[in-house]
RNA sequence: UACUUAUCAAGAAAGACGGAGGGAUGGGCCCUAUGAUGUCUUGGCAACCUUGUAAAUUCAAGGUGCCAAAUCCCACUCCAUUAUGGAGGAAGAUGAGCG
Numbered sequence: 001u002a003c004u005u006a007u008c009a010a011g012a013a014a015g016a017c018g019g020a021g022g023g024a025u026g027g028g029c030c031c032u033a034u035g036a037u038g039u040c041u042u043g044g045c046a047a048c049c050u051u052g053u054a055a056a057u058u059c060a061a062g063g064u065g066c067c068a069a070a071u072c073c074c075a076c077u078c079c080a081u082u083a084u085g086g087a088g089g090a091a092g093a094u095g096a097g098c099g
Base pairs, nucleotide, nucleotide: 001099003097004096005095006094007093008092013042014041015040016039017038021031022030023029025075026074027073028072043067044066045065047064048063049062050061051060052059071091076088077087078086079085080084
């Protein structure tokens, strides 16, 4: 990296470096020099896996992960329908397995 599978409306800070865009893509709408994206440190959240423990949906440790906005909303199809709402997909992210 391809494939399979589960979850995605909850949750979670501060400092340092750095200096301009960023939020996957397109359209919106937002965040950002009152320093964004990113990197490091400490802290935290708790989705998956492993181990131990436990009567149990417990607790602990470890491996990844995550800590702006529902995956920020929509993108394709269908049903209602005045705006719009609902359902199912597609795409994406994360974990696990496998080639």